The prediction has a mean pLDDT of 86. Predicted 3D model of an 88-nucleotide RNA (c-di-GMP-I riboswitch aptamer) from a Woeseiaceae bacterium. The model forms 100% of the base pairs in the Rfam consensus. The sequence was found by an Rfam model in a public genome assembly.
RNA sequence: AUCUGACAAAGGCAAAGCCACCGAAAGGUGGUGACGCAAAGUCACCGGCCUACAGGGCAUUAAACCCAACGGCAGCGGGACCGCUCGU
Repeated sequence: AUCUGACAAAGGCAAAGCCACCGAAAGGUGGUGACGCAAAGUCACCGGCCUACAGGGCAUUAAACCCAACGGCAGCGGGACCGCUCGU
C1' cells in the first nucleotide's frame, strides 16, 4: 500500500415502536429503544424508489383523478472520499 473478514481485541452506529418539535407530504431533528450493520462513516454524481405544496391538465359547485421535483431516501444498488483492526 492492496486485498480479505474465518478467529479475535478495542470499540462504533442504531431499525421498528413510543414522546416532543419541524414539514403539504415523503421525510427530518432530539430523547427513549435495539432490528440489525465490517463501513448502517460522509457525499444526491448515476440508476432506482418515496412524496406532490406550488404549477399544469381533466372535470366542473367542488372534490377526486392525471403529469411532474425545485422536495426526500446514503439502512436500495453503483460510484467518490475518509477510517479501526485480524490475516495475507